[in-house]
RNA sequence: AUUAUUUGAAGAGGUCGCAAUUGACAAAAGUAGUUUGAGUUAGGAAACGGAAUUCCGGAGCUUGAAUGAACGGGGAAAUUGCCGAAGUUAGUUAAUGUUUCGGGGUUAAUUAGCUGGGCUAGUGUUUAAUAGAUGCUAGACUCUCGCAGCAAAAAAUGUCGGCUGCGGGGCGCUGUCGACAAU
Numbered sequence: 001a002u003u004a005u006u007u008g009a010a011g012a013g014g015u016c017g018c019a020a021u022u023g024a025c026a027a028a029a030g031u032a033g034u035u036u037g038a039g040u041u042a043g044g045a046a047a048c049g050g051a052a053u054u055c056c057g058g059a060g061c062u063u064g065a066a067u068g069a070a071c072g073g074g075g076a077a078a079u080u081g082c083c084g085a086a087g088u089u090a091g092u093u094a095a096u097g098u099u100u101c102g103g104g105g106u107u108a109a110u111u112a113g114c115u116g117g118g119c120u121a122g123u124g125u126u127u128a129a130u131a132g133a134u135g136c137u138a139g140a141c142u143c144u145c146g147c148a149g150c151a152a153a154a155a156a157u158g159u160c161g162g163c164u165g166c167g168g169g170g171c172g173c174u175g176u177c178g179a180c181a182a183u
Stems, first nucleotide, its partner, number of pairs: 001183003006179004010174002014083001017082006025074001033067008043055003048102004086115011116142002119139008143169008152159001
């Protein structure tokens, strides 16, 4: 100096990149609950089921009037951390909500798998919700790499850059800087 197996650091994708915290605000909802009138009638009580305990002859249910929330979910804006950021599927463990058991739900950790990124449409799940989130399918866009071609350039190293087409994807990519190794 070159190569580039391995490995480390630092970076890029987007102006709707990803996530977290707080959160105006809308909605939840004129709902639940409370008071009262009427009717009905023996069962009722945490989102499901069982047991225990408790309430009741007027509990509970329906309806009229008056009064009247909150949780979960969403969210402008701001701040913070980042680029498997993160999301999701299945399993395991722990905690949690009702006196207890079971099932299922929520949160956290962990193992394995899938997804490069956001957007739009359809459909399924969730939810009060046609909002949002999320699974699948499709579409174009975008990032990056590989292959082929084209244009331009006085020539070459070496296209470091541009355009078009096809294909792949993050355990990836980077002519940004190193370490080991080889010549």
This is a predicted structure of a 183-nucleotide RNA (Lysine riboswitch aptamer) from Periweissella fabaria. The prediction has a mean pLDDT of 75. It was read from a public genome assembly, where an Rfam model found it. Its Rfam family is "Lysine riboswitch aptamer". Its family is annotated with lysine biosynthetic process in the Gene Ontology. Rfam's curators write: Riboswitches are metabolite binding domains within certain messenger RNAs that serve as precision sensors for their corresponding targets. Lineage of the source: Bacteria > Bacillati > Bacillota > Lactobacillales > Periweissella.